Predicted 3D model of a 479-nucleotide part of an RNA (small-subunit ribosomal RNA, 3' major domain) from an uncultured bacterium. The RNAcentral record of the full RNA draws on ENA, Greengenes and SILVA. Its mean pLDDT, the model's own confidence on a scale to 100, is 84.
[in-house]
Context: one part of a larger RNA
RNA sequence: AGACGGGGACCCGCACAAGCGGUGGAGCAUGUGGUUUAAUUCGAAGAUACGCGAAGAACCUUACCUGGCCUUGACAUACCAAAAAGACUCUAGAGAUAGAGUUGUGCUAGCUUGCUAGAAUUUGGAUACAGGUGCUGCACGGCUGUCGUCAGCUCGUGUCGUGAGAUGUUGGGUUAAGUCCCGCAACGAGCGCAACCCUCGUUCUUAGUUGCUAGCAGUUCGGCUGAGCACUCUAAGAAGACUGCCCACGCAAGUGGGAGGAAGGUGAGGACGACGUCAAGUCAUCAUGGCCCUUACGGCCAGGGCUACACACGUGCUACAAUGAUUAGGACAAUGAGACGCAAUACCGUGAGGUGGAGCAAAUCUAUAAACCUAGUCUCAGUUCGGAUUGGAGUCUGCAACUCGACUCCAUGAAGCUGGAAUCGCUAGUAAUCGUAAAUCAGCAAUGUUACGGUGAAUACGUUCCCGGGUCUUGUACU
Numbered sequence: 001a002g003a004c005g006g007g008g009a010c011c012c013g014c015a016c017a018a019g020c021g022g023u024g025g026a027g028c029a030u031g032u033g034g035u036u037u038a039a040u041u042c043g044a045a046g047a048u049a050c051g052c053g054a055a056g057a058a059c060c061u062u063a064c065c066u067g068g069c070c071u072u073g074a075c076a077u078a079c080c081a082a083a084a085a086g087a088c089u090c091u092a093g094a095g096a097u098a099g100a101g102u103u104g105u106g107c108u109a110g111c112u113u114g115c116u117a118g119a120a121u122u123u124g125g126a127u128a129c130a131g132g133u134g135c136u137g138c139a140c141g142g143c144u145g146u147c148g149u150c151a152g153c154u155c156g157u158g159u160c161g162u163g164a165g166a167u168g169u170u171g172g173g174u175u176a177a178g179u180c181c182c183g184c185a186a187c188g189a190g191c192g193c194a195a196c197c198c199u200c201g202u203u204c205u206u207a208g209u210u211g212c213u214a215g216c217a218g219u220u221c222g223g224c225u226g227a228g229c230a231c232u233c234u235a236a237g238a239a240g241a242c243u244g245c246c247c248a249c250g251c252a253a254g255u256g257g258g259a260g261g262a263a264g265g266u267g268a269g270g271a272c273g274a275c276g277u278c279a280a281g282u283c284a285u286c287a288u289g290g291c292c293c294u295u296a297c298g299g300c301c302a303g304g305g306c307u308a309c310a311c312a313c314g315u316g317c318u319a320c321a322a323u324g325a326u327u328a329g330g331a332c333a334a335u336g337a338g339a340c341g342c343a344a345u346a347c348c349g350u351g352a353g354g355u356g357g358a359g360c361a362a363a364u365c366u367a368u369a370a371a372c373c374u375a376g377u378c379u380c381a382g383u384u385c386g387g388a389u390u391g392g393a394g395u396c397u398g399c400a401a402c403u404c405g406a407c408u409c410c411a412u413g414a415a416g417c418u419g420g421a422a423u424c425g426c427u428a429g430u431a432a433u434c435g436u437a438a439a440u441c442a443g444c445a446a447u448g449u450u451a452c453g454g455u456g457a458a459u460a461c462g463u464u465c466c467c468g469g470g471u472c473u474u475g476u477a478c479u
Base pairs, nucleotide, nucleotide: 001479002478003476004475005474007473008472009471010470011469012468013467015463016462019426020425021424022423023422026318027317028316029315030314031313032312033311034309035308042053043052064304065303066302067301068300069299070298073129077128078127079125080124081123082122083121086103087102088101089100090099091098092097107118108117109116110115111114131293132292134291135290136289141286142282143281144280145278147276152191153190154189155188156187157186158167159166160165171182172181173180197270198269199268200267202239203238204237205236206235207234208233211229212228213227216226217225218224242264245258246257247256248255249254320419324378325377326376327375328374329373330372337366338365341360342359346355347354348353385416390411391410392409393408394407395406396405432455433454434453435452436451437450438449
């Protein structure tokens, strides 16, 4: 100087407390461990692994296993020889491949009317080489997690100290903040904080189609049409908030209250992550040193596996019901997507869906928002709760749904009556609850993820305690 203390002082954080809703019990989905297996490919491991890499495992993917095959190789460059390339058919085989046949003679240049050379491509051969999701993340780059959006981490000159170092950065206030003020052997500066960036909240200007409709007219009563661009909206620019004003306190910084205002003291949210820590993670995104394999640890194919199942754990979904279930009727969104696509009206089917195809490269067309409201039934029951499981019949995607897809109908109707110890999230348009969309994608194991809007709470006395962190100080046999 650090680190640590069941030392001290001060401060902060959904850290506790105050509340609301969960997990832990049930069934299922999904990931992991274990076990099993020919293989159940690999990685991730307290917080910081476990709906994680994977924004899609039937084949492919695929890296694993079994079997059948190839050896300059599926892919790159270089050499030689031959042939244009290409297209098609048949046979054998699980296919990879193997064999046979048909068709086809192009492009560029030179001489010239069929020869030479060349480019691209294919086949054969030879060798340099290719290839490796093989090992090492404890050899590395890049990228990422975490402490932590915590308020810290340092430097130059000066001064002090024999020196390691200290000072500045400590002290008194204040702040979300090493934020600012005052003081001070310090004076300045840098990386962080904040601001500059994006979205939302108010207004104005410009603009008016595919958007809108106040007044006028028509109307098939639909902004549908004429008309209009006021309003909504769209999207470019601008204004607006600065403790600016008032009161109180204070030396100041600032704090408490108030006015005006759409918004008030960082307005709300995002992006943004200092020096560093964990030899943290990744050699399987990619890149790469070294080592290793080279008729195999490379390459091709078929089938299987990654989906196994006594069990254990994590994360979720659905419930256990009356603030409910069910039947009928009625109302209101926002984001995003659409041509190998989204698909209306209509018809068929109980239904998944099928037939057909208007419109739409979309502010024009396409999708019933649901919770909610109104009315009826149920009347506390393992039930008109709950829907697992199983049998049968189907639909769709796809070369193909047996291993191993989703969905529909009929039947079946399990556990479950609010969950032990323990434990998690959340402070406002938040929690809770309700649906909608998208990426990946032929289809889908999505209850996941990422967005979007609808309805919309309770509570915070406070900092004694638990956890994590910051500053100062103290002790130390630790570095």